RNA sequence: GGGCACGUGGCCUAGUCUGGAUAUGGCAUUGGCCUCCUAAGCCAAGGGUCAGGGGUUCGAAUCCCUUCGUGCCCG
Numbered sequence: 001g002g003g004c005a006c007g008u009g010g011c012c013u014a015g016u017c018u019g020g021a022u023a024u025g026g027c028a029u030u031g032g033c034c035u036c037c038u039a040a041g042c043c044a045a046g047g048g049u050c051a052g053g054g055g056u057u058c059g060a061a062u063c064c065c066u067u068c069g070u071g072c073c074c075g
Base pairs, nucleotide, nucleotide: 001074002073003072004071005070006069007068010027011026012025020058029045030044031043032042033041051067052066053065054064055063
């Protein structure tokens, strides 16, 4: 330099192929219930510019272009 894959709350992850409106679940955190206390268990809450920008569309995490980052392969 060329090609391919990936990027979603603090961490991990579903959803992307087939666009559909309040983005899924788990762990962690905080509060409550329970308990003599703790753990476990149960309930609730907060936390997301879906890597950045632009485009298409009535509508984009999803499609297109571009940039950045990470990994792998080729030279």

A computed fold for a 75-nucleotide RNA from a Thermoplasmata archaeon, annotated as transfer RNA. The prediction has a mean pLDDT of 81. Its Rfam family is "tRNA". By type it is a transfer RNA.